[in-house]
RNA sequence: GGCCCUAUCAUCUAACGGUUAGGAUAUCAGGUUUUCAUCCUGAAAAUCGGGGUUCGAUUCCCCGUGGGGUCA
Numbered sequence: 001g002g003c004c005c006u007a008u009c010a011u012c013u014a015a016c017g018g019u020u021a022g023g024a025u026a027u028c029a030g031g032u033u034u035u036c037a038u039c040c041u042g043a044a045a046a047u048c049g050g051g052g053u054u055c056g057a058u059u060c061c062c063c064g065u066g067g068g069g070u071c072a
Base pairs, nucleotide, nucleotide: 001071002070003069004068005067006066007065010025011024012023013022018055027043028042029041030040031039048064049063050062051061052060
């Protein structure tokens, strides 16, 4: 340098073009417990950047950026 894959809460991971962007762990608050742990309930928290297509984009297309693989 060519080609391929990939990027979603703090972490891991879902989401047929129409979802309140869901779940688990973690965090916080409350309940239970003599206390801690466990358990129960609740809360906050995310779509890598810029364009395009579309009535509508996390999703499809293009260009970047980061990561991984492969060929030379």